Overview
Predicted 3D model of a 389-nucleotide RNA (Bacterial RNase P class A) from a Flavobacteriales bacterium. The coordinates come from a structure-prediction model, not an experiment, and the mean pLDDT is 76. The RNAcentral record of the sequence draws on ENA. Rfam family: Bacterial RNase P class A. Its family is annotated with dimeric ribonuclease P complex, tRNA processing and ribonuclease P activity in the Gene Ontology. About the family: Ribonuclease P (RNase P) is a ubiquitous endoribonuclease, found in archaea, bacteria and eukarya as well as chloroplasts and mitochondria. The model forms 96% of the base pairs in the Rfam consensus.

């Protein structure tokens, strides 16, 4: 220097016209708004809506089953399937130790990483055999036949070979007809005890004889009311309908600015005969809702600096700041400067000019993650590679 991974940051400025939102102030106002001027007006992910939390409203005596969800340990945090540091494992690289098996300081990576020593299940296909196992090749022993080679039959054998994802611990020695944890060292791996760690686990000591699956059923142990701002709440026109009081054929309502006129409806039962129910028509109120409007709505687990405890998530102080709230939904647009980025001319090589481009996306209760997208462009670290001194 570049390339690669891994992390953290920004997310073009900067004026000037034009417009849009929603406020504060001054002024008019038919009280709906106008006009004027002041500052304010998207994102790192606002996006997926996947986890958690806040708040609301229903719902709910306690316990227990059943269903889901989470799974190494501590910790951080309102919580949480997020983080943080660490444990082990896998796996790449490697100083070293070992006769060999195999171990390993050190440096990435990465892992639904509690329990198959609780029971039950499962382990395709290939194989002779898949878990109280297995004899196909092969290797030994004996019998019979054979002059031999050998075959033929009855055992052993798990060393070697062959199939499989796996074949009943691995290696080195004894052992033995051959072999075989048989037996013995070292190693691996499980259990117990002890030592050190808060723990997860390591280390030593004895022991034991050990396929794999729990992203199988199941065991353990945490946790889990449903809904989701269209939540949920207040305020309410008109029109129909409800409920109550009052009027009514000597009346009422419509037509009409008015008067005149013109239309138009419903009365039924009882009875002690003018009054009672029940209706109809029409006033007035009342209540329920609905269109509609206010709230909820953003000052919060907030932002920004300094210090401070703490490996580190993250926490404690002080200071300062106020940072979008629309409802069919504002937040743009042109134009000139500058900066980057490409690309072409020119060059005195220092650099000038010209043209081109600019990502993913866009609040709609909030907040914490987490995953996805993202043009360019600053920074830190690990690694390789080549060239030069």
């Nucleotide at each position: 220097c570049a390339a690669a991974c891994a992390g953290u940051c920004c997310a073009c400025c900067u004026u000037g016209u034009c417009g849009c939102g929603a406020g504060g102030u001054a002024c008019a106002u038919u009280c709906g708004u106008g006009u004027a001027u002041c500052g304010c007006g998207a994102g790192g992910a606002a996006a997926g809506u996947c986890c958690g939390g806040g708040c609301a409203a229903c719902a709910u005596a306690g316990a227990g089953c059943a269903u889901c969800c989470u799974g190494c340990u501590u910790c951080c945090u309102a919580a949480c399937g997020g983080g943080a540091a660490g444990g082990c494992g896998a796996u790449g690289g490697a100083a070293g130790g070992g006769u060999a098996a195999c171990u390993a300081a050190c440096c990435g990576u990465u892992g639904a990483c509690a329990g198959c020593c609780a029971g039950u299940g499962c382990c395709a296909c290939a194989g002779a055999g898949a878990a109280a196992a297995u004899a196909c090749c092969g290797c030994c022993c004996c019998a019979u036949u054979g002059c031999a080679a050998a075959a033929u039959g009855a055992g052993g054998u798990a060393a070697g070979g062959g199939u499989g994802a796996a074949a009943a611990c691995g290696c080195g020695g004894g052992g033995u007809a051959a072999g075989a944890g048989c037996c013995c060292a070292c190693g691996a791996c499980g259990c117990a005890g002890u030592u050190g760690g808060c723990g997860a686990c390591a280390g030593c000591u004895g022991u034991g004889a050990u396929g794999g699956c729990a992203a199988a059923c199941c065991u353990c142990a945490g946790g889990a009311g449903u809904u989701g701002a269209a939540a949920g709440u207040c305020c309410a026109a008109a029109u129909a309908g409800g409920c109550a009081a009052g009027a009514g054929a000597u009346g009422a309502g419509a037509c009409u600015g008015c008067u005149c006129g013109u239309c138009u409806a419903a009365g039924a039962u009882c009875c002690u005969c003018g009054g009672a129910u029940c209706g109809c028509u029409c006033u007035u109120g009342c209540g329920g809702g609905u269109a509609g409007g206010g709230c909820g709505c953003u000052a919060g687990a907030g932002c920004c600096u300094g210090u401070u405890g703490g490996u580190g998530a993250c926490g404690g102080c002080a200071g300062g700041c106020c940072c979008a709230g629309a409802u069919a939904a504002a937040u743009g647009a042109c134009a000139a400067g500058g900066a980057c980025u490409g690309u072409u001319c020119u060059u005195u090589c220092g650099a000038g000019a010209g043209c081109a481009g600019g990502a993913c996306a866009g609040a709609a209760c909030c907040c914490g993650g987490c995953u996805u997208a993202u043009a360019g462009g600053a920074c830190u670290g690990u690694u390789u590679u080549a060239u030069u001194u």